[in-house]
RNA sequence: ACCAGAAAAAGGCAAACUUAUUGAAAAGUAAGGACGCAAAGCUACAGAUCUAAGGUGGUAAUCACUAGGAUGGCUGAGCUGCCUGA
Numbered sequence: 001a002c003c004a005g006a007a008a009a010a011g012g013c014a015a016a017c018u019u020a021u022u023g024a025a026a027a028g029u030a031a032g033g034a035c036g037c038a039a040a041g042c043u044a045c046a047g048a049u050c051u052a053a054g055g056u057g058g059u060a061a062u063c064a065c066u067a068g069g070a071u072g073g074c075u076g077a078g079c080u081g082c083c084u085g086a
Stems, first nucleotide, its partner, number of pairs: 003085003012037002017032006035073001041079003045076003048071003054066004
């Protein structure tokens, strides 16, 4: 260095839920809160999933399709990184 994560140390992140706020929504952000996490650090590149404002089509009406939206705490990939070496 690669690889690995049994025990440990120093620290780190923060699900659900609640409140506030942004958003059409999915969801994001902040505070509280801890289910979990060794990359639960970063990137929507591939797959997957969610939403459908706008657009297209249709109806008497409900509607259908669609990502330039969203999820990195769904998987792969890329980049970076703490401790330890059973």
c-di-GMP-I riboswitch aptamer from Falsibacillus albus, 86 nucleotides, folded computationally. The model forms 91% of the base pairs in the Rfam consensus. The sequence is in RNAcentral, with records from Rfam. The source organism's lineage runs through Bacteria, Bacillati, Bacillota, Bacilli and Falsibacillus.